[in-house]
RNA sequence: CAAGCAGUCUGGAUGGUCGCGCCUGCAAGCGCCGAAAGGCGGCAGGUGAGGAAAGUCCGGGCUCCAUAGGGCAGGGUGCUGGGUAACGCCCAGUGGGGGUAACCCUAAGGCAAGUGCCACAGAAAUGUGAACCGCCCCGCGUGAUUCACGCGGAGCAAGGGUGGAACGGUGCGGUAAGAGCGCACCAGCGGUCAGGCGACUGGCCGGCUAGGUAAACCCCACCUGGAGCAAGACCGAAUAGGGGGGCAAUGGGGUGGCCCGCUCCGCCUCCGGGUAGGUUGCUGGAGGCCUCAGGCAACUGGGGUCCAAGAGAAAUGAUCAUCACCCUCUGACGAGGGAACAGAACCCGGCUUAUAGGACUGCUUGCCCA
RNA sequence: CAGGGUGUAGCUCAGCUUGGUAGAGCGCUUGCUUGGGGUGCAAGAGGUCGUGGGUUCAAGUCCCGCCACUCUGA
Numbered sequence: 001c002a003a004g005c006a007g008u009c010u011g012g013a014u015g016g017u018c019g020c021g022c023c024u025g026c027a028a029g030c031g032c033c034g035a036a037a038g039g040c041g042g043c044a045g046g047u048g049a050g051g052a053a054a055g056u057c058c059g060g061g062c063u064c065c066a067u068a069g070g071g072c073a074g075g076g077u078g079c080u081g082g083g084u085a086a087c088g089c090c091c092a093g094u095g096g097g098g099g100u101a102a103c104c105c106u107a108a109g110g111c112a113a114g115u116g117c118c119a120c121a122g123a124a125a126u127g128u129g130a131a132c133c134g135c136c137c138c139g140c141g142u143g144a145u146u147c148a149c150g151c152g153g154a155g156c157a158a159g160g161g162u163g164g165a166a167c168g169g170u171g172c173g174g175u176a177a178g179a180g181c182g183c184a185c186c187a188g189c190g191g192u193c194a195g196g197c198g199a200c201u202g203g204c205c206g207g208c209u210a211g212g213u214a215a216a217c218c219c220c221a222c223c224u225g226g227a228g229c230a231a232g233a234c235c236g237a238a239u240a241g242g243g244g245g246g247c248a249a250u251g252g253g254g255u256g257g258c259c260c261g262c263u264c265c266g267c268c269u270c271c272g273g274g275u276a277g278g279u280u281g282c283u284g285g286a287g288g289c290c291u292c293a294g295g296c297a298a299c300u301g302g303g304g305u306c307c308a309a310g311a312g313a314a315a316u317g318a319u320c321a322u323c324a325c326c327c328u329c330u331g332a333c334g335a336g337g338g339a340a341c342a343g344a345a346c347c348c349g350g351c352u353u354a355u356a357g358g359a360c361u362g363c364u365u366g367c368c369c370a
Numbered sequence: 371c372a373g374g375g376u377g378u379a380g381c382u383c384a385g386c387u388u389g390g391u392a393g394a395g396c397g398c399u400u401g402c403u404u405g406g407g408g409u410g411c412a413a414g415a416g417g418u419c420g421u422g423g424g425u426u427c428a429a430g431u432c433c434c435g436c437c438a439c440u441c442u443g444a
Base pairs, nucleotide, nucleotide: 001366002365003364004363005362006361007360008359009358010357012323013322014321015320016319017318018317020048021047022046023045024044025043026042030041031040032039033038050341054352055351057350058349059348060347061346062228063227064226065225074224075223076222077221078220079093080092081091082090083089094108095106096105097104098103109219110218114217115216116213117212118211132160133159134156135155137153138152139151140150141149142148143147168186169185170184171183172182173181187209189206190205191204192203193202194201195200232280233279234278235277242271243270244269245268246267247266251265252264253263254262255261287306288305289304290303291302292301293300294299325338326337327336328335329334371443372442373441374440375439376438377437380396381395382394383393390427398414399413400412401411402410420436421435422434423433424432
């Protein structure tokens, strides 16, 4: 210098004017709205979007409901160890895969529990089972011989062919031809010894071998009650309805015509529930920053310091000036234009997705120069 | 805030359960039929299966992320 890998930060700044939401203080009087509860109005000061506020995909706090205890069903997670309030998240490792490397990816328990599936092709697709082309031996026959062909019998999974996959792979020996039949190496499985908390790794021994698929049913281990701030709490009308008491009338309606009985209808007052509405929940918290200590790290503990929107149909805006960034024009001064993704609504930890431009750190490979 | 469904040819929909060649109707094109058109008959074309990954020998179908549309409840 070029190419690349991993990670971090930022997401315009300052000031003026006008406007909006919220909070605090002053005032506690007045006005308006409302039946009330309560709200609004003045002045001053303060404060006002994000790294994702998004998707709502996980987990938790908080609140209410349910709940003896245990199990089943359903749902979820799935290498090991750790972190955490918790997680499907994060950190550190193991195995597998990719890359020259930095590094990246990994739903990675079990098909040696059971069941299912493996189209087409192929002789055969999983059953101690397969002969399509073939190989070898024996017998008979034909062709005059080694040999070839046909028929019959027995052996063989080596070779060809089909397929994604053909019952361990390669090589040597062995054999009539073959075959883990024997041997060496490799893969897999089981046992054992050593190391490691563990996943696992390494050595030795063994019989020779067991197809794939569980993001198929299923088995195993672990986790799991439901709902959500429109949760919930407090205040609480008009009107309607419920309960108690009293008053008036001795009525009126219904019960198939009549009587009894039953039942409904009036006014006043008290009670509790509760709708609309209002208040609250509401933002000081698993909080941010700095620092020390422990830990490889995630993270944890101690100390110091700071307070940073809180609406309830939804404010966070507009404009001007200066500066900074990018592009175009110009010799220059300068002029014009651009500036992403997107916007809180109970709160928090993650994941995922979107994102113009800018800044920085560490590392790898190649080339050149000293 | 909470929970479902759908996306396949120009249009309307099957196929997904149990993975194995992408189909139907209408429409379109060409030819025949007719004096011409329609109808009818025959043949044909037309598909990133919304999108990006993964599992598998093999994915429209199974799993995960995303996008769009739509429905329901408080």

This is a predicted complex of two RNAs, RNase P RNA and transfer RNA, with 444 nucleotides together. Rfam match: Bacterial RNase P class A. It is annotated as a ribozyme. Its family is annotated with tRNA processing, ribonuclease P activity and dimeric ribonuclease P complex in the Gene Ontology. The coordinates come from a structure-prediction model, not an experiment, and the mean pLDDT is 78.